The prediction has a mean pLDDT of 88.
Small-subunit ribosomal RNA, central domain from an uncultured bacterium, 347 nucleotides, folded computationally.
It matches the Rfam family "Bacterial small subunit ribosomal RNA". Gene Ontology terms of the family: ribosome and structural constituent of ribosome.
Context: one part of a larger RNA
RNA sequence: UUGGGCGUAAGGCGCGCGUAGGCGGCCCGGCAGGCCGGGGGUCGAAGCGGGGGGCUCAACCCCCCGAAGCCCCCGGAACCUCCGCGGCUUGGGUCCGGUAGGGGAGGGUGGAACACCCGGUGUAGCGGUGGAAUGCGCAGAUAUCGGGUGGAACACCGGUGGCGAAGGCGGCCCUCUGGGCCGAGACCGACGCUGAGGCGCGAAAGCUGGGGGAGCGAACAGGAUUAGAUACCCUGGUAGUCCCAGCCGUAAACGAUGGACGCUAGGUGUGGGGGGACGAUCCCCCCGUGCCGCAGCCAACGCAUUAAGUAGUCCACCUGGGGAGUACGUUCGCAAGAAUGAAACUC
Numbered sequence: 001u002u003g004g005g006c007g008u009a010a011g012g013c014g015c016g017c018g019u020a021g022g023c024g025g026c027c028c029g030g031c032a033g034g035c036c037g038g039g040g041g042u043c044g045a046a047g048c049g050g051g052g053g054g055c056u057c058a059a060c061c062c063c064c065c066g067a068a069g070c071c072c073c074c075g076g077a078a079c080c081u082c083c084g085c086g087g088c089u090u091g092g093g094u095c096c097g098g099u100a101g102g103g104g105a106g107g108g109u110g111g112a113a114c115a116c117c118c119g120g121u122g123u124a125g126c127g128g129u130g131g132a133a134u135g136c137g138c139a140g141a142u143a144u145c146g147g148g149u150g151g152a153a154c155a156c157c158g159g160u161g162g163c164g165a166a167g168g169c170g171g172c173c174c175u176c177u178g179g180g181c182c183g184a185g186a187c188c189g190a191c192g193c194u195g196a197g198g199c200g201c202g203a204a205a206g207c208u209g210g211g212g213g214a215g216c217g218a219a220c221a222g223g224a225u226u227a228g229a230u231a232c233c234c235u236g237g238u239a240g241u242c243c244c245a246g247c248c249g250u251a252a253a254c255g256a257u258g259g260a261c262g263c264u265a266g267g268u269g270u271g272g273g274g275g276g277a278c279g280a281u282c283c284c285c286c287c288g289u290g291c292c293g294c295a296g297c298c299a300a301c302g303c304a305u306u307a308a309g310u311a312g313u314c315c316a317c318c319u320g321g322g323g324a325g326u327a328c329g330u331u332c333g334c335a336a337g338a339a340u341g342a343a344a345c346u347c
Base pairs, nucleotide, nucleotide: 003319004318005317007301008300012315014201015200016199017198021194022193023192025088026087027086028084029083030082033080034079035076036075037074038073039072040071041070042069048066049065050064051063052062053061054060091191092188093187094186095185096183097182098181099180103177104176105175106174107173108172109171110154114150115149116148117147118146119145120144121143125136126135162169163168206247207246208245209244210243211242215241216240220236221235222234223233258314259313262310263309266292267291268290269289270288271287272286273285274284275283276282296303297302320347321346322345329340330339331338332337
């Protein structure tokens, strides 16, 4: 509970597409649902409001009148809704020409590093630490040179930089493919915004089947440290990390800030595009991304044209702490578990 809120106090769904619904630009014409006026009906009794009266007053009681509300009739205006196979172009969209980009999918390919294997040189150590030890090494290691194989990740460029709705995306090349921005017009003519349900996407870890496995590395083992050391440090090391197919559906999924639109000082960087006849440090316009800052807002911190300002609009959510994101039920999942989500009790 018709209230007030949601950056940090409880509270914005992880993100998108979209159904119902809600909301919706300018003009013309129409109806009269909302609106205004008049009339009638109804609104049991009591009660309520007004007037009058009775108990010495009052409470209480009695009498008369009455309203919103609902229904019907008549009339009015044309602001809103509604109707029009009426119109318009500024919202939205399509076409054309440019343009930036780690946007997505598939395939190919390159170098450095690393590990292993083979061979050469070479000899007693290497490795590791705070110091050590476990470990590796005369069956020839470490180091160094040549050759081969393998997997994963792409130094520099690299940026407070770019792209994407979010998750996220980074060597190079090819193919397929989504979106954006800018410029000048032409065209469509409100086709829009949001979105309960629904559907899809969704890091890491984890799961199923198959492959792969260099490095790293939960678990595990050993060595140290320590009073102990089920840790931090060291030596190893399995799942996993990688690929294909299918699940899972979570997160500090964060800007802890839902979406779209209008309005409200500026300054200064930077990415993309256009203009000022070319060029240009320079100036102007549009889109993005940062910082600073006015009005305003805020409990403060801070926000401040990328709002947390100012308005209207649609959705989600909050309502003292613990119990508890638990129990039960239900749905989903192979499982792990996820989603929905209490109460007793207690402070």